[in-house]
Molecule: Archaeal signal recognition particle RNA
Organism: Geoglobus acetivorans
RNA sequence: CGGUGGGCUAGGCCGGGGGGUUCGGCGUCCCCUGUAACCCGAAACCGCCGUUACGCGGGGGCCGAAGCCGACGGAAGGCCUGGAAGGCUGGGGGGUAAAGUCGCCCCGCCCUGCAGAGUCUCCGUCCCAGGGGGCCGGCGGUCAUGGUUGGGCUUCCCGGAGGGGAUGUCCGCCAUGUUUGCCGGAGGAACCGGCUCAGGCCCGGAAGGGAGCAGGCUAACUCCGGACGUUCGGCGCUCCUGGGGGUGCGGAGAGGAGGGGAGGGGCGAAAAUAACCCUCCAGCCAGAAGGGUCGACCGGAGGCGCGCCCACCU
Numbered sequence: 001c002g003g004u005g006g007g008c009u010a011g012g013c014c015g016g017g018g019g020g021u022u023c024g025g026c027g028u029c030c031c032c033u034g035u036a037a038c039c040c041g042a043a044a045c046c047g048c049c050g051u052u053a054c055g056c057g058g059g060g061g062c063c064g065a066a067g068c069c070g071a072c073g074g075a076a077g078g079c080c081u082g083g084a085a086g087g088c089u090g091g092g093g094g095g096u097a098a099a100g101u102c103g104c105c106c107c108g109c110c111c112u113g114c115a116g117a118g119u120c121u122c123c124g125u126c127c128c129a130g131g132g133g134g135c136c137g138g139c140g141g142u143c144a145u146g147g148u149u150g151g152g153c154u155u156c157c158c159g160g161a162g163g164g165g166a167u168g169u170c171c172g173c174c175a176u177g178u179u180u181g182c183c184g185g186a187g188g189a190a191c192c193g194g195c196u197c198a199g200g201c202c203c204g205g206a207a208g209g210g211a212g213c214a215g216g217c218u219a220a221c222u223c224c225g226g227a228c229g230u231u232c233g234g235c236g237c238u239c240c241u242g243g244g245g246g247u248g249c250g251g252a253g254a255g256g257a258g259g260g261g262a263g264g265g266g267c268g269a270a271a272a273u274a275a276c277c278c279u280c281c282a283g284c285c286a287g288a289a290g291g292g293u294c295g296a297c298c299g300g301a302g303g304c305g306c307g308c309c310c311a312c313c314u
Base pairs, nucleotide, nucleotide: 002313003312004311005310006309007308008307011063012062013061014060015033016032017031018030019029023050024049025048026047027046038059039058040057041056067304068303069302072299073298074297077294078293079292080291081290086285087284088283089282090281091280092279093278094277095276096275101269102268103267104266105265106264107263109261110260111259112258119254120253121252122251123250124249125248126244127243128242129241130240131239132238133237134235135234136233137232138230139229140228143177144176145175146174147173150171151170152169153168155166156165157164158163182226183225184224185223186222187221193218194217195216196215201210202209203208
């Protein structure tokens, strides 16, 4: 001096990159890529930093004088730009044009027809106006004269009482005439309308007369029904006259062989917002080529570094 083995120190390795975020860097988040190869704690209104930004706080392993940096080249991938081709929705224009509609022709089927089809004539059914009838409803209950038979009230006269007579007026009744203005039934109250009033009551010597309850009859009045009248109204009934309407239905007649329906097929026509095609516009989706930029990873000029101790061998 060189080699082998051991120990040690400096040092190296245990990943890097893109996007997002940020004034900017790194981390936590997402993605790409590499290795034989670390762990714990906190961190988006966030953590540590400021171009010397190679996260912050702690712990560990491997190699070890090994190695580290690295222009340049290749390169996964990302980002920026770029906008081709394409797709969706809506709209404008053009073209073809289904279904549907209309016309003509053809096919078979069904229904109907000489017990009479299509067609034609007349009438009715329907509507309007007028009139006669019918039916239903509403409304209505006369007036006059006479008699004095009955009653209420006013006044006067007579009688011993009961009472008698006269007058006027009103109501009722009767008769006659007139009218549509009549008929039948029910009710008509304890008195306060009328007639008749058993019993009882009153006046009277008597004769007789009077008031009058219950009962009976009856009036006014109310209700129901009928008849009558109506210069009132209605009607889905009927008849007559005139006019209108005429699709359908019905009837009568003429005439004598067709008439109707749904379906299928063919040809043709007009129109178009079912569909398709072309083109243009707007919005949205997605995004090729090209350009720029960062770049894991691979290769790598070159640069820096290669130290100390012990044992053995030559």